[in-house]
A computed fold for a 1469-nucleotide RNA from an uncultured Gammaproteobacteria bacterium, annotated as small-subunit ribosomal RNA.
It matches the Rfam family "Bacterial small subunit ribosomal RNA".
The RNAcentral record of the sequence draws on SILVA.
RNA sequence: AGAAUUUGAUCCUGGUUCAGGAUGAACGCUGGCGGCGUGCCUUAGGCAUGCAAGUCGAACGGGGUCCGCAAGGACCCAGUGGCAGACGGGUGAGUAACGCGUAGGAAUCUACCUCUAGGUGGAACAUAGCUCAUCGAAAGAUGGGGUAAUUUUCCAUAAUCAAUUUAUUGUAAAGCACUUAACUGUGCGCCAAGAGAUGAGCCUGCGUCCUAUCAGCUAGUUGGUGGGGUAAAAGCCUACCAAGGCGAUGACGGGUAGCUGGACUGAGAGGUCGAUCAGCCACAACUGCACUGAGAUACGGGCAGUACACCUACGGGUGGCAGCAACCAGGAAUAUUUGGCAAUGGACGCAAGUCUGACCAAGCGACGCCGCGUGGAGGAUGAAGGCCUUCGGGUUGUAAACUCCUUUUAAUAGACCCUUCACGGUCUAUAGAAUAAGCCUCUACUAACUACGUGCCAGAAGUCUCGGUAAUACGUAGGAGGCGAGCGUUAUCCGGAUUCAUUGGGCGUAAAGUGUGCGUAGGCUUGUUAAAAAGUCGUGCCUUAAAGACCAGGGCUUACCCUUGGGAGUGGGUGCGAUACUAUUAACAUUGAGGAUUGUUAGGGAUGCUGGAACAGUUAGUGUAGCAGUGAAAUGCGUUGAUAUUAACUGGAACACCAAAGGCGAAGGCAAGCAUCUGGGAUUUUCCUGACGCUGAGGCACGAAAGCCAGGGGAGCGAAACAGAUUAGAUACCUGUGUAGUCCUGGCCGUAAACGAUGUCCGCUAGCUAUCACUCACAAAGUGCAUGAAGUAAAUUCGUACAUUUUGUGAGUGGUGGUGUAAGCUAACGCGUUAAGCGGACCGCCUGGGGAGUACGGCCGCAAGGCUAAAACUCAAAGGAAUUGACGGGGACCCGCACAACCGGUGGAGCGUGUGGUUCAAUUCGAGACAAAACGAAAAACCUCACCAGGGUUUGACAUGUAAUCGUUUAUUCUUUUAGAAAUAAGAGGAAAUCCGUAAGGAUGAUUACACAGGUGCUGCAUGGCUGUCGUCAGCUCGUGCCGUGAGGUGUUCCCUUAAGUGGGGAAACGAGCGCAACCCGCGUCCAAUGUUGAAUAUUCAUUGGAGACGGUCCCAACUUUGUUGGGAAGGAAGGAGCGGAAGACGUCAAGUCAGCACGGCCCUUAUACCCUGGGCUACACACACACUACAAUGGCGAAAAACAAUGGGCUGCAAGCCGGUAACGGCAAGCGAAUCCCUGAAAUUUCGCCUCAGUUCAGAUUGAGGUCUGCAACCUGACCUCAUGAAGUCGGAAUCGGUAGUAAUCGCGGAUCAGAAUGCCGCGGUGAAUACGUUCUCGGGUCUUGUACACACCGCCCGUCAAGGCAGUAAAGUCGGUAGCUAUCGAACAUCCACUUUGUGGAUGGAGAUAGAGAUCGGCGAUAAGGCUUAAGUCGUAACAAGGUAUCCCUACCCGAAGGUGGGGAUG
Repeated sequence: AGAAUUUGAUCCUGGUUCAGGAUGAACGCUGGCGGCGUGCCUUAGGCAUGCAAGUCGAACGGGGUCCGCAAGGACCCAGUGGCAGACGGGUGAGUAACGCGUAGGAAUCUACCUCUAGGUGGAACAUAGCUCAUCGAAAGAUGGGGUAAUUUUCCAUAAUCAAUUUAUUGUAAAGCACUUAACUGUGCGCCAAGAGAUGAGCCUGCGUCCUAUCAGCUAGUUGGUGGGGUAAAAGCCUACCAAGGCGAUGACGGGUAGCUGGACUGAGAGGUCGAUCAGCCACAACUGCACUGAGAUACGGGCAGUACACCUACGGGUGGCAGCAACCAGGAAUAUUUGGCAAUGGACGCAAGUCUGACCAAGCGACGCCGCGUGGAGGAUGAAGGCCUUCGGGUUGUAAACUCCUUUUAAUAGACCCUUCACGGUCUAUAGAAUAAGCCUCUACUAACUACGUGCCAGAAGUCUCGGUAAUACGUAGGAGGCGAGCGUUAUCCGGAUUCAUUGGGCGUAAAGUGUGCGUAGGCUUGUUAAAAAGUCGUGCCUUAAAGACCAGGGCUUACCCUUGGGAGUGGGUGCGAUACUAUUAACAUUGAGGAUUGUUAGGGAUGCUGGAACAGUUAGUGUAGCAGUGAAAUGCGUUGAUAUUAACUGGAACACCAAAGGCGAAGGCAAGCAUCUGGGAUUUUCCUGACGCUGAGGCACGAAAGCCAGGGGAGCGAAACAGAUUAGAUACCUGUGUAGUCCUGGCCGUAAACGAUGUCCGCUAGCUAUCACUCACAAAGUGCAUGAAGUAAAUUCGUACAUUUUGUGAGUGGUGGUGUAAGCUAACGCGUUAAGCGGACCGCCUGGGGAGUACGGCCGCAAGGCUAAAACUCAAAGGAAUUGACGGGGACCCGCACAACCGGUGGAGCGUGUGGUUCAAUUCGAGACAAAACGAAAAACCUCACCAGGGUUUGACAUGUAAUCGUUUAUUCUUUUAGAAAUAAGAGGAAAUCCGUAAGGAUGAUUACACAGGUGCUGCAUGGCUGUCGUCAGCUCGUGCCGUGAGGUGUUCCCUUAAGUGGGGAAACGAGCGCAACCCGCGUCCAAUGUUGAAUAUUCAUUGGAGACGGUCCCAACUUUGUUGGGAAGGAAGGAGCGGAAGACGUCAAGUCAGCACGGCCCUUAUACCCUGGGCUACACACACACUACAAUGGCGAAAAACAAUGGGCUGCAAGCCGGUAACGGCAAGCGAAUCCCUGAAAUUUCGCCUCAGUUCAGAUUGAGGUCUGCAACCUGACCUCAUGAAGUCGGAAUCGGUAGUAAUCGCGGAUCAGAAUGCCGCGGUGAAUACGUUCUCGGGUCUUGUACACACCGCCCGUCAAGGCAGUAAAGUCGGUAGCUAUCGAACAUCCACUUUGUGGAUGGAGAUAGAGAUCGGCGAUAAGGCUUAAGUCGUAACAAGGUAUCCCUACCCGAAGGUGGGGAUG
């Protein structure tokens, strides 16, 4: 000191969370020792038991015990008396207060103590104890008798005391002990007085928590007088009089709380706290009261009431741990019913001494802080084991073992010390590494990583988040990191948080400027002079207790701890001084402010009068069938005459043009004209007042639209309502009607996106430009008047001066705008002399989102509602600006057989093939919009084959290795028998011996066993490779530089052009890469060479190598004119890329493929492997896709041959030719491993004949019969041939496909696969068209731009009702409780007063409290009600985000399942 978290990424705002420190702590795991501290924070709940306050015989009488013969002595005991029980100890309930803190004050008291100067004489009456008697269970009480004192009373004395009328009066005492022969003496006492010290009481200034959803409070209240009362001032009390006193600087009320020195934290300022220690206060079961006393309204005293508990003979009586221990309860939680007065201190006493749960010690608790230890040195073959592994190794790890050494602590034993000493302390010896390590963490923040298990499960988590089969995030293990007798967790406080901001924040858009003005209090306020010194500053003194903190010493072995000294101490008081500034007083000034004066300027306000256009209605005329309305319609109006048109009249509302970036007003707002009344600003001249100013909490006034009340008015428009459409629906958008309302008068309401989302005022800081108002100057023009000159009959012309009007230019002041620069500011956008810049004054407001501008309360309102304004709960975001994409039922430009134009098809029929579905024992699997569906499959009868049924095998059909055995009895192979469907099993017979090596033996081989094989089993979402697609679309990027805080931008945008990011120009860019193009192949032309099988020559042909095309030439057009593009021409085989192919950028789709292959992981292993037979993949109501054949005459059939190809294939082959068969084909067979031979006579075409528009001489499905071929085998299930049969179908709905030239269409031919089996696929050639105006629309794509709440990117996001679960709050009939008062009645102790029958009784007043009542306030529960929040996959719609498909939003009113819709006014976000 910062970090994580909003986003695809960025900057900002903003909250949440973390890392640090602390604790009277608690909990979990663990635990060796010592020292010093510390320990009921909760029920101020209740308490058994013991102890915590007594002492004095030197105040007094008496009783008892003991000793003594006695005298007497010693000790003990209850009582009288004295002193002390007001201290010490505990607790924090109450208290917001003179309670506390601090600084002062005057009207007081003070036992014991100290000092001063005095006194202490005489007498008397009682009483407890004791004794006698009585009552009572007890506690205790009563009566008779007698007794002492330092008990009590009286007399005397009386001042430095008290009172006072200043002359007088009044007030006291106690003795005891020792000593002495005695007088005496001494000591302790006693009385009165003065002084001190100490302690206490009282008063005052200042400070001391939250709340205004507490705004008014107060009758002894404020003051005075008389009286009373106190130690003492005082309404402290009382009678009378007056009506005061307090309060926005917060009274009164409510909540909470003992205050302080100080403690924790923090850089500090501050914030939080008030345990232990110390000072003060308050309390002693709760409430009240007094007595005694120096002191109490008394913790271990009293009286009374109340609650609780105990005893009881039921009549009564007793008690108070918030003292120390202990117990119960409560609670997450807090100790021993210990020892001692040895020390310190206290009470009493002359003293000895007694008492002391104060205190000193010990005990318990890791509760905290501090210290020590759990060993030290050496020790590598880096042991074993564990874990990981790429199998090589790595790590645990010098760690261990082992060797040497040490003994703190603990254990055992002993000695000594301390002493008035409870507790304790020190030292020595002995053996032995012995007695002693855990906890948390390891994704990031945050130091520390691997394996296995698990599989959105179990679980983790402080935050973001992790976990759905390869989890460094869960659990375990190994390892590592941190701290260490502790470590983590939880709770709380401060910090980080500048996140309440004095230090030290903000308000255009993130939360935040009141809708506007006037103005009260308050705050702030121009210049000069003087006075005084309140603030301020300097300095001296007093105080600020001690402890604590800081500094420096000292004592415990160190540290914690203790102790000594020093300094500091922000504060308060007081003395002296200074006078700049602020405040005060006095005087003056004029620039701030204001006033007067002249004119000009404006939709400023109010009232009255008037006007024209338009509209509607009424009346009348003309006139006839429509009008109106819409995207299209309909409802509606109209033959009872509409619409249209003409005239007259009536009515209400609003004021075209002027008009504008324009004007006025504080804002809202203001527009026909004129008049009257009235407010304000600006400008300009001179004069006047003399700081009169600025802001402004409360307050007052104004305040669009809608709305409300009352009365008018009502043309048009138009919420609601009704109807018609649209729609799935349409409570909407569109249409037709239409009521409130809109208008006027009077009164309410008080809100808007009341916006510049920007408070008011003052000062300062470059410009340019426009406009409005006024003033000044100049110029021009006009008018008026005067005058001069020329001229004349007159007119007229020119000039001068003044006045006035208009226009223009320039300057000044003020207002309103634009631009956007310099500076500056800003997160950016942007602002920028009209600031969001730089400063000052004052006010208002904000502090995460939601809940919520809501509830409750209060105020206002007729109501609607407005103003003020929370909390529980919930989320980790919500948000601003900008960036890149994607998207838009946004825009611009461009392209493509994309549309259009044309040709031919598909969709209808039959058949073939594929797919879905269904079926089945199985119909194996995959592919699924384009980009699956004649696709994998270039060919399922067996095989293939993965599927099904059945039968078999288990080291296996196949590979490698090890071990054993066998090997002329064997391996291998042939024939064959039996069983069987076969595989196979069991036999029989025959043939047969390989290679290396001299040999042993080995290799090959077989069997057995073990490792292993095997898997078309799963995962294409673990993968490689390959492929499809966008798309042969023109894009995708990089380096350096520059711009930007940054994401990013620029380059790549712009203009022209291209098929093209193709090229050119411009430009903060300059270059480059992958793509484009070209290089490659084929076809087209030519040349040269070569020449097998091309018959010879030439050519064709084939092969090889070259040439050729580049907008090159000419004309024209356009433009940015050394050029680009387009049109045309020539030449040329070919012309603008000549045509076609191959070639597919960065990437997208978790696209496809684990069944081509490979491969990680998982799964099976007498089976999910392998073999065999048979079946299935060929099923069949149906749906889809792709083809074939047709529906006919551009045809069909027949005949004749009249023609003309190319690509290819061929020895397990192609087969000429001949013969047989109607034919498929069969038999014989030449040639050819092929430019040689064969497949191979191509067909459409042409010619002739028939058919003549029909279900036909079309079409050929289907079926029957007979055959051929392949093959172990054609039943399921092949192809072909012949004869016969002759179905649907007559050109195909919605919709949809291909094609731009050698293309479509049409015709045949070949090949791969293949034993056989193409209408499919891949190729080949023949014949050979039509059309393209064009880019509005559809689809797809590219570039730029715009909007965005999208980024999984529109198949996006997202709103509200309803239904369901959960949570917290609100209201609520009521009900229960708390608190503080009020009223009435009763009323203890006690106090005061009065009376009397005076050891006392009675009465009155007050009085704690009790009872009753009416209210206030706070809280608990509450049927139910309305909202809110929340919850993987519910329902209905689609309101918002793009022009979101009706732009959105604000206020208001009405309406509707819901989002919402509509009307009025407003904003642009």